[in-house]
RNA sequence: GCUCAACCUGAGGGGCGGCCGCGGAAUGACUUCCAAGACCUGAGAUUUGUACCCUUUGAACCUGAUCCGGUUAGUGCCGGCGUAGGGACAGGUGGAGAGGCCGCA
Numbered sequence: 001g002c003u004c005a006a007c008c009u010g011a012g013g014g015g016c017g018g019c020c021g022c023g024g025a026a027u028g029a030c031u032u033c034c035a036a037g038a039c040c041u042g043a044g045a046u047u048u049g050u051a052c053c054c055u056u057u058g059a060a061c062c063u064g065a066u067c068c069g070g071u072u073a074g075u076g077c078c079g080g081c082g083u084a085g086g087g088a089c090a091g092g093u094g095g096a097g098a099g100g101c102c103g104c105a
């Protein structure tokens, strides 16, 4: 000097859904809306964050998608789609590894 895990700093990107439902409102009715409080998955689900995740080695997240199969009380809940299309970067610390050069034996 090189490569890489990790960490730090700054900057940037991103999501915040589903179900039940005390109570209430609207309507002739079907039904819709608000909503205390629980529950499901998850890193994160209105405590909207001094949180959490992700930043090209990019399934963080978006599109396709009012998609397909399964499951569930129900939902990206699980799987497929997916070697599909998009998607946000710079610096530093320190360790490890391989290599190069020099010296000594």
Stems, first nucleotide, its partner, number of pairs: 002097003006093005011055004016049001017040002020037001023034004061086003067080004

A computed fold for a 105-nucleotide RNA from a Kangiellaceae bacterium, annotated as TPP riboswitch aptamer (THI element). Its mean pLDDT, the model's own confidence on a scale to 100, is 76. NCBI's taxonomy places the organism under Bacteria, Pseudomonadota, Gammaproteobacteria, Kangiellales, Kangiellaceae. It matches the Rfam family "TPP riboswitch aptamer (THI element)". Rfam's curators write: Vitamin B(1) in its active form thiamin pyrophosphate (TPP) is an essential coenzyme that is synthesised by coupling of pyrimidine and thiazole moieties in bacteria. Gene Ontology term of the family: thiamine pyrophosphate binding. The model forms 95% of the base pairs in the Rfam consensus.